[in-house]
Context: one part of a larger RNA
Molecule: small-subunit ribosomal RNA, 5' domain
Organism: uncultured bacterium
RNA sequence: GGAUGAACUCUUGCGGCAGGCUUAACACAUGCAAGUCGAGGGGCAGCGCGGGUGGCAACACCUGGCGGCGACCGGCGCACGGGUGCGUAACGCGUAUGGAACCUGCCCACCGCAGGGGGAUAGCCCGUCGAAAGGCGGAUCAAUACCCCAUGGUCCCUAUGGCCCGCAUGGGCUAUUGGAUAAAGAUUUAUCGGCGGUGGAUGGCCAUGCGUGCCAUUAGCUGGUUGGUGGGGUAACGGCCCACCAAGGCGAUGAUGGCUAGGGGGUCUGAGAGGAUGGUCCCCCACACUGGUACUGAGACACGGACCAGACUCCUACGGGAGGCAGCAGUGAGGAAUAUUGGUCAAUGGGCGGAAGCCUGAACCAGCCAUGCCGCGUGCAGGAUGACGGCCCUACGGGUUGUAAACUGCUUUUGCGCGGGAAGAAUAACCCCCUCGUGAGGGGGGAUGCCGGUACCGCGCGAAUAAGGAUCGGCUAACUCCGUGCCAGCAGCCGCGGUAAUACGGAGGAUCCGAGCGUUAUCC
Numbered sequence: 001g002g003a004u005g006a007a008c009u010c011u012u013g014c015g016g017c018a019g020g021c022u023u024a025a026c027a028c029a030u031g032c033a034a035g036u037c038g039a040g041g042g043g044c045a046g047c048g049c050g051g052g053u054g055g056c057a058a059c060a061c062c063u064g065g066c067g068g069c070g071a072c073c074g075g076c077g078c079a080c081g082g083g084u085g086c087g088u089a090a091c092g093c094g095u096a097u098g099g100a101a102c103c104u105g106c107c108c109a110c111c112g113c114a115g116g117g118g119g120a121u122a123g124c125c126c127g128u129c130g131a132a133a134g135g136c137g138g139a140u141c142a143a144u145a146c147c148c149c150a151u152g153g154u155c156c157c158u159a160u161g162g163c164c165c166g167c168a169u170g171g172g173c174u175a176u177u178g179g180a181u182a183a184a185g186a187u188u189u190a191u192c193g194g195c196g197g198u199g200g201a202u203g204g205c206c207a208u209g210c211g212u213g214c215c216a217u218u219a220g221c222u223g224g225u226u227g228g229u230g231g232g233g234u235a236a237c238g239g240c241c242c243a244c245c246a247a248g249g250c251g252a253u254g255a256u257g258g259c260u261a262g263g264g265g266g267u268c269u270g271a272g273a274g275g276a277u278g279g280u281c282c283c284c285c286a287c288a289c290u291g292g293u294a295c296u297g298a299g300a301c302a303c304g305g306a307c308c309a310g311a312c313u314c315c316u317a318c319g320g321g322a323g324g325c326a327g328c329a330g331u332g333a334g335g336a337a338u339a340u341u342g343g344u345c346a347a348u349g350g351g352c353g354g355a356a357g358c359c360u361g362a363a364c365c366a367g368c369c370a371u372g373c374c375g376c377g378u379g380c381a382g383g384a385u386g387a388c389g390g391c392c393c394u395a396c397g398g399g400u401u402g403u404a405a406a407c408u409g410c411u412u413u414u415g416c417g418c419g420g421g422a423a424g425a426a427u428a429a430c431c432c433c434c435u436c437g438u439g440a441g442g443g444g445g446g447a448u449g450c451c452g453g454u455a456c457c458g459c460g461c462g463a464a465u466a467a468g469g470a471u472c473g474g475c476u477a478a479c480u481c482c483g484u485g486c487c488a489g490c491a492g493c494c495g496c497g498g499u500a501a502u503a504c505g506g507a508g509g510a511u512c513c514g515a516g517c518g519u520u521a522u523c524c
Base pairs, nucleotide, nucleotide: 001524002523003522004521006520007519008518010516013376014375015374016373017372018371019369020368021334026332027331028330030329031328032327035076036075037074040073041072043069044068047067048066049065050063051062052061053060054059083287084286085285092212093211094210095209096208097207098206099205102204103203107200108199109198110197111196112195113194115149116148117147118146125138126137127136128135129134156179157178159176160175161174162173163172164171165170185192186191213259214258215257220250221249222248225247226246227245228244229243230242231241232240262284263283264282265281266277267276268275269274289310290309291308292307293306312323313322314321315320340366342365343364344363348362349360350359351358352357379410380409381408382407389401390400391399392398393397415461416460417459418458419457420456424451430445431444432443433442434441435440468513469512470511471510472509473494474493475492479508480507481506482505483504489496490495
């Protein structure tokens, strides 16, 4: 000098863009953050409509007939999105390969199929236990829920052949025998779905080469340990697990141990080499009160799922129960220190749905903070008897503050008042037309804006609403006077102060930067 997720002192007019718990992965009140589908189903608690009964009426009761729909069964989603950096020195990450050792819901293309039957169960109803959380028993009834039979191929298992190919194990195609395994319907007739298979796309899983912090004042480490055979398990390879057999495996090219740490793209600095760093954004990983376990599922060993154990907090009728902000806000605590218990689904994106739509603290916006970067303003021109006042001097005078002020003319960014007023919106449903055709494509029309009456524009008024901070001995740009007298104090280093201190304190003046200026901390 540059830099910062900064903090602190003094000061502060406006805007744009960005950023904002670096500490206690400390504890959390409250609200919200994951639902959706009635075009799968039985139904009808509540709401609206229609109908009926009673009543003068208000209204009460009845009624799934309609719109719809709480709870329930079922489907899809909840494994994404969002948070944090604890752990991890590791194939975790980065990079480059391999998988003849693998999986992949929704999506796309193609091929083929969908015949028949059955038993339950939630809910509703009845009864019952419990303070509650929550159960238990009985009766009845449904499905795109569950089960059985059939059919079935290029899928799977088994056996026997043929052809082709490869980097080893081996792979591909094809024929035949035997065996196992499928399906679901809804409906407004427009469609939306179901099952099997092949291929694709996407996402994932596994393996390997190389790279990846400090300590040798850590030198030896290892029993599933290293390999084999056989098995189990897995989507799949593998001591991943197991039985048996062998005695191996790693290490000064640093094993083992200890300490520290999420990794990368990047960021800061530097001419570069390098050094430092990993906050915001993107990719990967790990975690979700602590530890463990599996279930469901295409996918989890699952942040707002389950079970067990533990610590903590809360409720209790003392028998027993409930909870998990490292989601968004917010609270306490810790700390030098870090924001609103805001708005909207308008856009982008996600889930469900045929769609309308619903949900979405993802997201987009707004609020707070000079935390940073950038931009703008606090006026411009003229004006000398160089006014008054201040300060200084060699003091009837001069210097400086200083064109500075006054005064004259001008401008109106900003401000205030009034008026106009966006882009961000593309279209979905639906309607019309055209093309082709049992399903799409194209054209035209077509609701919708949180921000926001904001940005922006125009008119009017008036210099009006707007400057500070640090420094002035040398380094280092900027000097005099007074006070003080090794005192009070300053100080980054050298050093100043003991009676003329450009170094302390004040004043005048000056210098530097400027809505900031200094100080502290850290990196180069």